[in-house]
């Protein structure tokens, strides 16, 4: 220095351009003498900046950051 692939919630991870879901963690209630374990409820997320679109996690460009490959 080029080529590719990755980046969503505290973790694992989902998501034909048309309401951002799940599991497991955490919070509050029941439930129990009490704990777990179960039920019911919440809270909490698209790496940043731009662009294109009625609408962008998604499609384009630059930037960071991790990984591979070349040299």
């Nucleotide at each position: 220095g080029g080529g590719c692939c990755u980046a969503u919630a505290g973790c694992u991870u989902a998501a034909c351009g048309g309401u951002a879901g799940a599991g497991c963690g955490c919070u509050g209630c029941g439930u129990u003498c009490g704990c777990a374990a179960c039920g019911c409820a919440g809270a909490g997320a698209u790496a940043g900046g731009g662009g294109u679109u009625c609408a962008a996690c998604u499609c384009c460009c630059c930037u960071u950051a991790g990984g591979u490959c070349c040299a």

Predicted 3D model of a 71-nucleotide RNA (transfer RNA) from a bacterium. The sequence was found in a public genome assembly. It matches the Rfam family "tRNA".